[in-house]
RNA sequence: AGAGUUUGAUCCUAGCUCAGGGUGAACGCUGGUAACGUGGAUACCGGCAUGCAAGUCGAGCGGUACUGAAGUCGCAAGACUGAAGUAUAGCGGCGAACGGCUUAGUAACACGUAGGUACAUACCCCAAAGUCGGGCAUAGCCAGCCGAAAGGUUGGGUAAUUUCCGAUAGUUCCUGCAAAGGUAAAGCAGCAAUGCGCUUUGGGAAUGGCCUGCGGCCUAUCAGAUAGUUGGCAGGGUAACGGCCUACCAAGUCUAUGACGGGUAGGGGGCGUGAGAGCGCGACCCCCAAGAAUAGAACUGCGAACGGUCUAUACUCCUACGGGAGGCUGCAGUCGAGAAUCUUCCGCAAUGGGCGAAAGCCUGACGGAGCGACGUUACGUGAAGGAAGAAGCCCUUCGGGGUGUAAACUUCUUUUAUUUGGGAGGAAGGCCCAAAGCCAGACAGUACCAGAUGAAUAAGAGGUUGCUAACUCUGUGCCAGCAGCAGCGGUAAUACAGAGACCUCAAGCGUUACCCGGAUUUAUUGGGCGUAAAGGGUCCGUAGGUGGUAAAGUAAGUUUUAAGUUAAAACUCAUCGGCUUAACCUUUGAGCUGCUUUUAAUACUGCUUUACUCGAGGGCGCUAAAGGCUAACGGAACCGACGGAGUAGGGGUGAAAUCCGUUGAUAUCGUCGGGAACACCAAAAGCGAAGGCAGUUAGCUGGGGCGACCCUGACACUGAGGGACGAAAGCGUGGGUAGCAAAAAGGAUUAGAUACCCUUGUAGUCCACGCCGUAAACGAUGGAUGCUAGCUAUUGGCAGUGUCGACCCUGCCAGUGGCGAAGCUAACGCGUUAAGCAUCCCGCCUGGGAAGUACGAACGCAAGUUUAAAACUCAAAGGAAUAGACGGGGACUCACACAAGCGGUGGACCAUGUGGCUUAAUUCGACAACAAGCGAAGAACCUUACCAGGACUGGAAAUCCAGACGAAAGCCCUGUGAAAACAGGGCCCGCCACAAGCCGGCUGGACAGGUGCUGCAUGGUUGUCGUCAGUUCGUGUCUUGAGACGUACCGUUAAUUCGGGUAACGAACGCAACCCUUGCCCUGUGUUUUAAGUGUCACAGGGGACUGCCCGAGAUAAUUGGGAGGAAGGCGAGGAUGACGCCAAAUCAGCAUGGCCCUUUGAUGUCCUGGGCCGCACACGUGGUACAAUGGCCGGUACAAUGGGUUUGAAGCCGUAAGGCGGAAGAUAAUCCCAACAAAACCGGUCUCAGUUCGGAUUGGGGGCUGAAACCCGCCCCCAUGAAGUCGGAAUCGCUAGUAAUCGCCAAUCAGCUAUGUGGCGAUGAAUACGUUCCUGAGUCUUGUACUCACCGCCCGUCAAGCCAAGCGAGCUGGGAAUACCCGAAGCUGCAUGAAAGUGCAAUCAAGGUAGGCUCAGUAAGAGGGGCUAAGUCGUAACAAGGCACGGCUAGCGGAAGCUGGUCGUG
Repeated sequence: AGAGUUUGAUCCUAGCUCAGGGUGAACGCUGGUAACGUGGAUACCGGCAUGCAAGUCGAGCGGUACUGAAGUCGCAAGACUGAAGUAUAGCGGCGAACGGCUUAGUAACACGUAGGUACAUACCCCAAAGUCGGGCAUAGCCAGCCGAAAGGUUGGGUAAUUUCCGAUAGUUCCUGCAAAGGUAAAGCAGCAAUGCGCUUUGGGAAUGGCCUGCGGCCUAUCAGAUAGUUGGCAGGGUAACGGCCUACCAAGUCUAUGACGGGUAGGGGGCGUGAGAGCGCGACCCCCAAGAAUAGAACUGCGAACGGUCUAUACUCCUACGGGAGGCUGCAGUCGAGAAUCUUCCGCAAUGGGCGAAAGCCUGACGGAGCGACGUUACGUGAAGGAAGAAGCCCUUCGGGGUGUAAACUUCUUUUAUUUGGGAGGAAGGCCCAAAGCCAGACAGUACCAGAUGAAUAAGAGGUUGCUAACUCUGUGCCAGCAGCAGCGGUAAUACAGAGACCUCAAGCGUUACCCGGAUUUAUUGGGCGUAAAGGGUCCGUAGGUGGUAAAGUAAGUUUUAAGUUAAAACUCAUCGGCUUAACCUUUGAGCUGCUUUUAAUACUGCUUUACUCGAGGGCGCUAAAGGCUAACGGAACCGACGGAGUAGGGGUGAAAUCCGUUGAUAUCGUCGGGAACACCAAAAGCGAAGGCAGUUAGCUGGGGCGACCCUGACACUGAGGGACGAAAGCGUGGGUAGCAAAAAGGAUUAGAUACCCUUGUAGUCCACGCCGUAAACGAUGGAUGCUAGCUAUUGGCAGUGUCGACCCUGCCAGUGGCGAAGCUAACGCGUUAAGCAUCCCGCCUGGGAAGUACGAACGCAAGUUUAAAACUCAAAGGAAUAGACGGGGACUCACACAAGCGGUGGACCAUGUGGCUUAAUUCGACAACAAGCGAAGAACCUUACCAGGACUGGAAAUCCAGACGAAAGCCCUGUGAAAACAGGGCCCGCCACAAGCCGGCUGGACAGGUGCUGCAUGGUUGUCGUCAGUUCGUGUCUUGAGACGUACCGUUAAUUCGGGUAACGAACGCAACCCUUGCCCUGUGUUUUAAGUGUCACAGGGGACUGCCCGAGAUAAUUGGGAGGAAGGCGAGGAUGACGCCAAAUCAGCAUGGCCCUUUGAUGUCCUGGGCCGCACACGUGGUACAAUGGCCGGUACAAUGGGUUUGAAGCCGUAAGGCGGAAGAUAAUCCCAACAAAACCGGUCUCAGUUCGGAUUGGGGGCUGAAACCCGCCCCCAUGAAGUCGGAAUCGCUAGUAAUCGCCAAUCAGCUAUGUGGCGAUGAAUACGUUCCUGAGUCUUGUACUCACCGCCCGUCAAGCCAAGCGAGCUGGGAAUACCCGAAGCUGCAUGAAAGUGCAAUCAAGGUAGGCUCAGUAAGAGGGGCUAAGUCGUAACAAGGCACGGCUAGCGGAAGCUGGUCGUG
């Protein structure tokens, strides 16, 4: 100090999350030691068993009990007297009001701080004076009585430092102006001295009471509160002032600077965090306050109540049932609740407190120990050596690597541990005349010291995708699970689980909760508001805030000097010391930002006074304007009525219909009536605060601008509350109603159409009066003032020049627009009319949704408006700009894309492929274009991957190693068998001179094999867009950036082809060219042909075409129109050639290949036989043949080219033919053969429009060929048979020239062939293209976008289902604060009575009761909305012109999004 997360990417805005520190913590795993701290935060203000926590004084008093010196009596036992001592129930004194605990209440003079005084003070200190005389009681005790107890009662007598009376009262004290009057005491100890006390007064110290200024929580959805209330007078009361209390008088007092109410809370020193400012907290320690089961009350006392009293209430306990007792929020401990917080310990040795003359007693304060890793600090769990590195485990590319000097092993040390021995300081003091001496340590036999033993007793937790340090394997397969955020997991998971390795911290480590930080994310330091959240609809104006120039005064703010205070502790800095160090403790000094008093200064602000004119205002003159209100008038249009004239339609739409019209419409003319709005002028124009304002004229009225002078003299700016105005719609009352037009009705459209379109049409729109108070009320930009370049247009005014005057031109002021410097901005953009630079004031914002909603309140007739949340939920929502993609956006261009043509498909039959169905199997793949005569250039077996059955098992085939063998293997024969195979027999001694080696099978070991899965793990190959013209790079420049330019634009081209131009300049892949074939010519060579020349042909090389020439167009260019010549002309024709990429396109079954799977004998491998891939209600694709006369059949006559061939084949012969013989010819190919005279064509004949002499399917019979084998399942020939079909619905395909169409020929594969397929070859040989509006596809530029998985996108609302939270709710329950009334304990006070004790009454009052409200919670039938959920239902509202532009306000309507009307905005 930052980081992650919105996007395809970017910048910004904004929220969420993380890394740090902390805690009186808790939980999980783990756990060696010590020191110092710390430990009931919840129900400790809940309940408590038990013990202890406040007593002491006999030197205040009278007794009592015990001991008992000494004495007396007694022989003794013993008795009596009894000094002295011990103990102490009672009276009395002091203490108990401190100490200890807790934080319920309290928003307050409770606290803090700074001041004040109408006050008090036992004990302590100082000073002065005094301490005399007398009396009455009472407890204890004794006796009686009551009671279970607690306790009480009657009588008797008694003491005091208890109490009463009197005296004194000078110095003092009290009352009082004074005079005068009044008020006190106690003794005890001691031989004594004396000491301790007592009384009065003054002073002090210290403590307390009371008062005041200032300071510190939330809430306005709490706006008015208050009757002792505010003040006065008198009195009472108090230690003391005071409405503290009472009577009377007055009507005040507080409040927007937040009264009153509600919620929460003890306050401070301080603690945590933070750079600080701040924010959060108030454990431990210290100060203050408050409380003591709850509530009330007084008494005693200097002072008031935790361990005092009285009463009420609740609870607990005892009881003889009559009545009593109690208060752990003291220390321990217990129950309960809770995630959770300790020992019923030791000691008064120290420090401190109470009492006492003292010894001393008491002290759960305190000093210590115990428990808890709760925290902080410190130490340890060993140290050195030890392999190119053991084992185990993990990984591996199989070579190795890691764990790792780690271990083992060797040497050493002993902190800690165990054990033995020694062993503190903490002690000051007390007793005592003094000395001597004696007494006193809980902690603790602890700390510490020394010795001995022995590495011995001691390591874990979390993490390893990024943030964030640390990675591999295996398992799992959107499962199980993880997760702080982003997000992982759907078969190769560094994210789950395990293992190994590694990282971090370490006696701890993580998690959870909470606080600060990061967060400049409430912004004083230190933010914003055009579009991201955010300017109030506008103006006027109150409080408030701010305020021009000059002078004088003052000194409040401000700055400064000094003093006081700011307790201690803590903290920071410096400094001294004690524990081995540290934490911890400690000495000294300074600081601790505050407050009060004080000295000085006077620039600025404030205040007072005086003055000024530039701000502001007024006067005078001129002036523009849809500024406002009222009244009158005007013409056009429209509608209606009447009349004329006239006839069949009109109207409306994309097209129609509803509708109007023969009862006369529409169109046309005239007259009359009506209401609303004002064409042209008219403009980015003008006016107004905004909303808004438009015919003309008149009246009334508001504001502005300009000009030159005069006047006032800061009068100003802003403006919370407040007031006024405020489009449209809407509401009320009464009018009015031509047109338009929500609702409504009808007609269309549509799947539907509650819409868009059409025909009607009511509120409304208009007027008057009154409400409403909202809009995208927008410049999405508050008001005021000053400053900071310009150019240009326009409106108003003035001046100058000029003119007779006007226009023009120049300048100044005030408006309204455009473009722009600097600057600003996230960018877009703004830019003297600021969104620039500054000042002042107001309003508003703080993630999205829930929601401008609920509740409450105010307003309103209502509609509703204003104010305005939370629970819950998400990790985003959003702004601007960028690149794409898309659009039922635009512009331009192209293509057999359409159009113009020719021929087809779709109907029939057949062939073939696919789907489906069937099946034991019908193997698999391919599925819009880009699957379907596709893989397959050829399934009878084989192929073959499928099925049934039979077999084999380290394998049918391959490689390596080892071993034995060469009588193994192989060949032949026999048997079984469907075959594979198995069994048996026979033949057979390999090559090599030997050895080694080779070959062959066998055995064993490595290993094979798989057309099994994944084309979404891959390579390679391919399709498609598309032979479309595009796709990129380097450098440079521009931009915050993504990106852009380059590659935009103009002309041109088939072309990102070329030219021009240009912040680009170069370049690459594509285009073109280079390559092949072909068309013309030349040369050479060659076989064949021919008798030869020759000629055809083939091959090789070359020429030719380049807009080269001419004319025109064009920027003179690129290029283009025409022409000449030429075989060919503007790319001559055809082919090969396929950019960056797209479709997770296709292929694991052509091949290769990662991973996974199958291989122990019932294999997913291998072999074999048979079957299947050919199966057939059906659907689709691609083809063939036809339907005939441009034809069929018969006969005759012509003309090709490409190819192929050694086991193919001529002539000839046989057969009707397929075919056979030739097979011994010829040919290894320009030679021979396939091969024929190719077919269509042409000539002649016949058929004569018919299911035919068309058509040939289907079927029967007989043959031929291939092949072990044609049943499933081949082809061919002959004879016979002779189906559908008479040109094909919607729809759809190909083709632009040697093309379509028609005709035949050849080849691959192949034993044969289901070939009508495919690839080639030639023959004959057309028609048409005006053109680019439309359909489809493509390209470039541009525009919009809420899309980027990219329109097959995104996305809205109802309904249905589940879950969640909140609001409403008939009610029900509980709490809180108050009010009125009733009742009313104890107590104080008053009155009455009494000698007194007491008794009675009254007032007041806690608790309680009754009543009606207020308020806060909990719960609830039900109804409504909201949010979240899997792939539900209905539609399609929005995003593109989203297919009716969208949106704001308002009104009506509708399943729903929504639609329609009115007005407004452009987002």
Notes
The RNA shown here (small-subunit ribosomal RNA) has 1467 nucleotides and comes from an uncultured Candidatus Saccharibacteria bacterium. The sequence is in RNAcentral, with records from SILVA.